[in-house]
Context: one part of a larger RNA
Molecule: small-subunit ribosomal RNA, 5' domain
Organism: uncultured bacterium
RNA sequence: AACGAACGUUGGCGGCGUGGAUUAGGCAUGCAAGUCGAACGAAUCCCACCUGGGUAACUGGGUGGGGGAAGUGGCGAAAGGGGCAGUAAGGCAUGGAUAACCUGCCCCGGAGUCCGGAAUAGCCACCCUAACGGGUGGGUAAUACCGGAUGCCGUGCCGGAGGGGCAUCCCCCUGGCACGAAAGUUUUAACGCUCCGGGAGGGGUUCAUGUGGUAUUAGCUAGUUGGUGAGGUAACGGCUCACCAAGGCCAAGAUGCCUAGCAGGUGUGAGAGCACGACCUGCGUCACUGGCACUGGGACACUGGCCAGACUCCUACGGGAGGCUGCAGUCGAGGAUCUUCGGCAAUGGGCGAAAGCCUGACCGAGCGACGCCGCGUGUGCGAUGAAGGCCUUCGGGUUGUAAAGCACUGUCGAGGGAGAGAAAGGCCGCAAGGCUUGAUCGAUCUCUGGAGGAAGCACGGGCUAAGUUCGUGCCAGCAGCCGCGGUAAGACGAACCGUGCGAACGUUGUUC
Numbered sequence: 001a002a003c004g005a006a007c008g009u010u011g012g013c014g015g016c017g018u019g020g021a022u023u024a025g026g027c028a029u030g031c032a033a034g035u036c037g038a039a040c041g042a043a044u045c046c047c048a049c050c051u052g053g054g055u056a057a058c059u060g061g062g063u064g065g066g067g068g069a070a071g072u073g074g075c076g077a078a079a080g081g082g083g084c085a086g087u088a089a090g091g092c093a094u095g096g097a098u099a100a101c102c103u104g105c106c107c108c109g110g111a112g113u114c115c116g117g118a119a120u121a122g123c124c125a126c127c128c129u130a131a132c133g134g135g136u137g138g139g140u141a142a143u144a145c146c147g148g149a150u151g152c153c154g155u156g157c158c159g160g161a162g163g164g165g166c167a168u169c170c171c172c173c174u175g176g177c178a179c180g181a182a183a184g185u186u187u188u189a190a191c192g193c194u195c196c197g198g199g200a201g202g203g204g205u206u207c208a209u210g211u212g213g214u215a216u217u218a219g220c221u222a223g224u225u226g227g228u229g230a231g232g233u234a235a236c237g238g239c240u241c242a243c244c245a246a247g248g249c250c251a252a253g254a255u256g257c258c259u260a261g262c263a264g265g266u267g268u269g270a271g272a273g274c275a276c277g278a279c280c281u282g283c284g285u286c287a288c289u290g291g292c293a294c295u296g297g298g299a300c301a302c303u304g305g306c307c308a309g310a311c312u313c314c315u316a317c318g319g320g321a322g323g324c325u326g327c328a329g330u331c332g333a334g335g336a337u338c339u340u341c342g343g344c345a346a347u348g349g350g351c352g353a354a355a356g357c358c359u360g361a362c363c364g365a366g367c368g369a370c371g372c373c374g375c376g377u378g379u380g381c382g383a384u385g386a387a388g389g390c391c392u393u394c395g396g397g398u399u400g401u402a403a404a405g406c407a408c409u410g411u412c413g414a415g416g417g418a419g420a421g422a423a424a425g426g427c428c429g430c431a432a433g434g435c436u437u438g439a440u441c442g443a444u445c446u447c448u449g450g451a452g453g454a455a456g457c458a459c460g461g462g463c464u465a466a467g468u469u470c471g472u473g474c475c476a477g478c479a480g481c482c483g484c485g486g487u488a489a490g491a492c493g494a495a496c497c498g499u500g501c502g503a504a505c506g507u508u509g510u511u512c
Stems, first nucleotide, its partner, number of pairs: 001511003005508005012375006018368002025331003029328003034075003039072002044067010082286003091211008101203003106199008114148004123138006153180008162171003184191003212258003219249003224246008261283004265276004288309005311322004339365001341364003347361001348359004378408004388399004412453001414448005421441002425436004456501005461482003467496005477484002
């Protein structure tokens, strides 16, 4: 000097930050991922009209309009949010390679969108179950599923010409054969759908260099190292498999063990360096523990699935349900770390043509002097230098212009009012224009009142700024080091006075 700090005493206000570092221990409760009726068939409800029954209340049917549970389908749910357990290298940082690769949504360009079919959920009927759930039969729709056609083109195989490179090869032109698409909706203009080429952005893989400690760890390795062939993958590859060979790594530290997410950066320091990796950003990794795949452009998937295990809960004992390392909150452990708050107004995200809906991302507020910064706790005059306190050589000195008193001011706080801005957009309209959106904050101005509501903490032997008296008597105690205390202690305790800093001041811990 610094801190994600803690503790003690004290504590007025504001701004901006920041706050579970320990048990990756267990979790009650609520919320944190939905959306689209302009993809689809509809239960049901409401309104209007027509109509049947009924004295009426009411009730049944039909047509049109509106809303719409649950369901099918599409997109999203792989983002955003949290943690740092594991990982010393499948990581990270920097710079390359991919002639070995993929890419939904978005942008640009080219070409299309033809003809058909069979189901299934919802629904109805019946049945099983305590529950979670499930079975059988009937029947229905689609941008769900399937068949056929066409092919600008693409892919594969067999050929031809040209160009290029980096070994395998790559690019372009061209001939033949085979294979390969599509979906509609609302309505008059859009949104979609299919194939192909390019782009942007995003990823996969790979290479080099760098990236802890320990030799009181010296040898390690059988898919091990390489080859041939095959499988698998978007793609290269022992990635996997069969066969063949016997290799591969290592004192420039293999292997083992311990520790650890990495970086941009942060702290300190004149620098070199040393220590660290909270908040924010990028990458990695994890999601009760272990394993596995499915769907998908993308996962081996935090709030998806299956299996096993531990734990918790429900049970009619047959069987089921769950996963806060999301936001709050709770218990535990701990020296120690917050509200079960408001809002989608802004920024951003998902869906939607849009209105809009969802969003504990985010924006705000709350709590904590935890940090940094700013402001205030008054200002001027005021000497018989009042009283009181302390000291005293008893003369006085000091506290001290300090107080009182007089004259003022009105910051901050308190209560009230006005208020630009954070608002860009959205809707209606041909346009001009009109209407409308703030959870929260708010600069600034103004009114009321009146010094009123606002100062402490540590230290005073030397280092180190600041000393006297009394008490105590190697006791009680102090202490960072040197050291104080055994009868006049400037070092213990108290008082007065002083010094330092000041809404803080000290102590402890840690780093330089």